[in-house]
C1' cells in the first nucleotide's frame, strides 16, 4: 500500500416561523405560557416471561416443545465458554450436533439382487463329436444405483473369501486425563447400509386465556322469542377421563356503549468499584426518557455537508429473525507485495 | 392489537403415510354439416407463491419470507 476478519456506534445537523398530542401553571371569554414527544429494528408475531381472569392451576392419558457438554438468566429455541464436525493459506466463520447395536416403516426407476443377493464372469463335477447343457462353489472382476456387504497389500485356495497376517478406517469393551461433551492409549472383541426436519425410544419442560385480558362507576333498555336440562343433568373445563366447584345454560331479535383504572418507575438506563476468561452478578451513586382511543410526533424557509436508507409506538419487558443508502471507530487481528 | 386458514394448468379444485402432478370447464386441431351449434375423437398447458435446509429424491417435511381471506369487545 492492497485485500480481508472481528466487535461496536451513528443513521442528516443548526436556527426561524406555522401546526399537532400529553401533562403542568395562569385564566375560565376554550386561550396564553413552559416542558416533553418513535426505533435499531417500533416490523414479522417466531420463542421466552411479567401481569390478568378462569379453581390455588389439581392427577392421569393424549398432544406439543427442546435435544453435544458446562455455566449465565426471571425464563428461553437466547447469551457466554468449551467439545466434535465442516469451510478458509490465515485472522476467523458456520452447524436442528441425543439414539439406526430397542422395535416398526420406507428406499421409486435402474439393477440378477436393496438388507438381502449368482445376471455376466471365474472354478469344480457330470453329460455331449462339438456348440453347449445341468448341478455345485465363489462376492476378487464387470454392469446398475445416492447406497452393493470395511479399504489396500501379502499369504492362502480348484477358484475365491477377515479364511489368516501387516497397515489403515469405524463400532464396542477396558484403562488414562477431564465436573462433562470428549481426548489419548490398548489391540481384548466385532465389520453392523441409509433415513428419526418417518413413526418411535430416551432425558428434560409445558394447564388455558390474552389489555378487544381484567376492575370500578354510570347511562339505556325486554317482564321478547327459541332450544336443551331438571341433579344418573347442565356448565366452569375450548382434546378426553378422574376429581372439584356452581345451579340454570346456549342461540336469535331488539336496546345502550360514556368515564376512571389497567397505562407506563421498570428483571429500567448510565457511571464507578469488586468477583468472573466471558455471558453475567453484587454493591454504591446519578437520572426519569411518549402514553393516545379516529388515535400526536408534521410542514415550510435559510445555511452546511458525505445530499440522508429501512421504516413509524398502542399493556410491558428479554431475545431471535427479517429490511436497511451511506458513514465512523478500535494505539484490535490476519494474509500478500514492496522498502528499511 | 390478538387469533386462524389458504396460495397447484387460463378458471374452479384434487393430490400431502416423500418416488418425477391429475380431473372438470376453457383453449387448439380433426370428423360430422351447404355453413354453424350440439356431439364424437385427439392434443398441449405447470420451474406446485418465493428463498434456504433435511433427504439418494420435496408440491408433500422444517425454517424464513411475500401475498390473500376470515374471525375476536363490553353492559343490561
Nucleotide at each position: 500500500u492492497g485485500a480481508g476478519u472481528a466487535a461496536g456506534c451513528c443513521g442528516g445537523a443548526u436556527g426561524g416561523c406555522c401546526g399537532c398530542a400529553a401533562c403542568c401553571g395562569c385564566g375560565u371569554a376554550u386561550g396564553c405560557g413552559a416542558u416533553u414527544g418513535a426505533g435499531g429494528a417500533a416490523a414479522g408475531u417466531c420463542c421466552g416471561a411479567g401481569c390478568u381472569c378462569c379453581a390455588u392451576a389439581g392427577g392421569g392419558c393424549a398432544g406439543g416443545g427442546u435435544g453435544c457438554c458446562g455455566g449465565g438468566u426471571a425464563a428461553c429455541a437466547c447469551c457466554c465458554g468449551g467439545u466434535g464436525g465442516a469451510g478458509g493459506c490465515g485472522a476467523c466463520u458456520c452447524c436442528a450436533a441425543g439414539g439406526a447395536a430397542a422395535g416398526u416403516g420406507c428406499a421409486a426407476c435402474a439393477g440378477a439382487a436393496a438388507u438381502a443377493g449368482a445376471c455376466c464372469g471365474c472354478c469344480c463335477a457330470a453329460g455331449u463329436a462339438a456348440c453347449u447343457u445341468u448341478g455345485g462353489g465363489u462376492a476378487a472382476g464387470g454392469a446398475u444405483g445416492g447406497a452393493a456387504a470395511g479399504g489396500c497389500g501379502a499369504g492362502g485356495u480348484a477358484a475365491g473369501a477377515g479364511c489368516u497376517c501387516a497397515c489403515c478406517a469405524g463400532c464396542g469393551g477396558c484403562a488414562u486425563g477431564g465436573c462433562g461433551a470428549c481426548u489419548u492409549g490398548u489391540c481384548c472383541g466385532c465389520u453392523c447400509u441409509g433415513u428419526a426436519a418417518a413413526c418411535c425410544c430416551c432425558a428434560c419442560c409445558c394447564g388455558g386465556u390474552g389489555c378487544a385480558a381484567g376492575a370500578u362507576u354510570g347511562a339505556u333498555a325486554g317482564a321478547g322469542g327459541a332450544a336443551c336440562a331438571u341433579a344418573u343433568a347442565u356448565g366452569g373445563c375450548g382434546g378426553c377421563c378422574c376429581g372439584u366447584c356452581a345451579u340454570g345454560u346456549u342461540c336469535c331479535c331488539g336496546g345502550g356503549u360514556a368515564a376512571u383504572u389497567g397505562c407506563u418507575g421498570g428483571a429500567a438506563u448510565c457511571c464507578a468499584u469488586u468477583g468472573g476468561c466471558a455471558a453475567c452478578a453484587a454493591u454504591g451513586g446519578a437520572u426519569c426518557g411518549a402514553g393516545a382511543c379516529a388515535g400526536a410526533u408534521g410542514g415550510u424557509c435559510a445555511u452546511c455537508c458525505a445530499a440522508g436508507a429501512c421504516a413509524g409506538a398502542a399493556c410491558u419487558c428479554g431475545g431471535c429473525u427479517u429490511a436497511c443508502a451511506g458513514g465512523c471507530u478500535u494505539a484490535a487481528c490476519u494474509c500478500a507485495a514492496a522498502c528499511c | 392489537g390478538c387469533c386462524u386458514c389458504g396460495g397447484u394448468a387460463g378458471c374452479u379444485c384434487a393430490g400431502c403415510u416423500g418416488g418425477u402432478a391429475g380431473a372438470g370447464c376453457a383453449a387448439g386441431g380433426g370428423a360430422c354439416u351447404g355453413a354453424a351449434a350440439a356431439u364424437c375423437c385427439c392434443u398441449g398447458u405447470g420451474u406446485c407463491g418465493g428463498u434456504g435446509g433435511u433427504u439418494c429424491a420435496a408440491g408433500u417435511c422444517c425454517a424464513c419470507u411475500c401475498u390473500g381471506a376470515g374471525g375476536c369487545a363490553c353492559c343490561a

The prediction has a mean pLDDT of 77. Predicted 3D model of RNase P RNA and transfer RNA as a complex of 416 nucleotides. It holds a member of the Rfam family "Bacterial RNase P class A". It is annotated as a ribozyme. Gene Ontology terms of the family: tRNA processing, ribonuclease P activity and dimeric ribonuclease P complex.